[in-house]
This is a predicted structure of a 73-nucleotide RNA (transfer RNA) from a Patescibacteria group bacterium.
Taxonomically the source falls in Bacteria candidate phyla (Bacteria).
Rfam family: tRNA. Rfam links the family to the GO term triplet codon-amino acid adaptor activity.
RNA sequence: GGGCCCGUAGCUUAGUUGGUAGAGCGCCACAUUUGCAAUGUGGAGGUCACCGGUUCGAGUCCGGUCGGGUCCA
Numbered sequence: 001g002g003g004c005c006c007g008u009a010g011c012u013u014a015g016u017u018g019g020u021a022g023a024g025c026g027c028c029a030c031a032u033u034u035g036c037a038a039u040g041u042g043g044a045g046g047u048c049a050c051c052g053g054u055u056c057g058a059g060u061c062c063g064g065u066c067g068g069g070u071c072c073a
Stems, first nucleotide, its partner, number of pairs: 001072007010025004019056001027043005049065005
């Protein structure tokens, strides 16, 4: 330098044919306990890496940029 894959909550990630952004763990509150843990109930937490385009509507499609992984040179 070129090819391919990936980027979504603090972490690991789902998201099918473009149509309300979800789960597990973690965090907070409450209940249970002498207390802790475990368990149960509720809650907070997201510019969907960034910029632009297509569309009534984009996490999803298209172009570019950045970052990571991998292969070739």